[in-house]
RNA sequence: AGGGGCGUAGUUCCAAUUGGUAGAACAGCGGAUUCCAAAUCCGAUGGUUGGGAGUUCGAGUCUCUCCGCCCCUGCCA
Numbered sequence: 001a002g003g004g005g006c007g008u009a010g011u012u013c014c015a016a017u018u019g020g021u022a023g024a025a026c027a028g029c030g031g032a033u034u035c036c037a038a039a040u041c042c043g044a045u046g047g048u049u050g051g052g053a054g055u056u057c058g059a060g061u062c063u064c065u066c067c068g069c070c071c072c073u074g075c076c077a
């Protein structure tokens, strides 16, 4: 330099039908239980879906571009 893949909550993610309300588990927080704690149970919260732009009535999803990470090929030394 060329090609391919990936990026969603603090973490993990083969969650999200044809583009139509962004989810689960764990962690954290509050509560119940307990003499106290752990375990268990209940509850509420938590998101620039990597950034930007475009298409669309509507984008995590389609298009373009940039950034980061991984893999393959090549070049110089």
Stems, first nucleotide, its partner, number of pairs: 001073007010026004020057001029043004050066005
Transfer RNA from Alteromonadaceae bacterium BrNp21-10, 77 nucleotides, folded computationally. Lineage of the source: Bacteria > Pseudomonadati > Pseudomonadota > Alteromonadales > Alteromonadaceae. Its mean pLDDT, the model's own confidence on a scale to 100, is 80. It matches the Rfam family "tRNA". The family's RNA type in Rfam is transfer RNA.